[in-house]
């Protein structure tokens, strides 16, 4: 130094090839419970790593750039 890959909820991950993103698990409530725990039901939580660009619109498409993994030399 040069190639590839990843980044999305507190965590561990998913989806969507341009039109407001969801599960497990974690919390919080309510219900059972004499009180735990199990289970049921609701609920909250996200600038989808960061800037700019193109677009009527960008987590998705370019362009750069952080950080982590891996191959090469």
């Nucleotide at each position: 130094g040069g190639g590839g890959g990843u980044a999305u909820a507190g965590c561990u991950c998913a989806a969507g090839u341009g039109g407001u993103a969801g599960a497990g698990u974690g919390c919080a409530u309510a219900c059972u419970u004499a009180a735990c725990a199990u289970g049921u039901g609701u609920g909250a939580g996200g600038u989808c790593c960061u800037g700019g660009g193109u677009a009527c619109a960008a987590u998705c498409c370019c362009c750069a750039g952080u950080a982590c993994c891996u191959c090469c030399u």
Molecule: transfer RNA
Organism: Vicugna pacos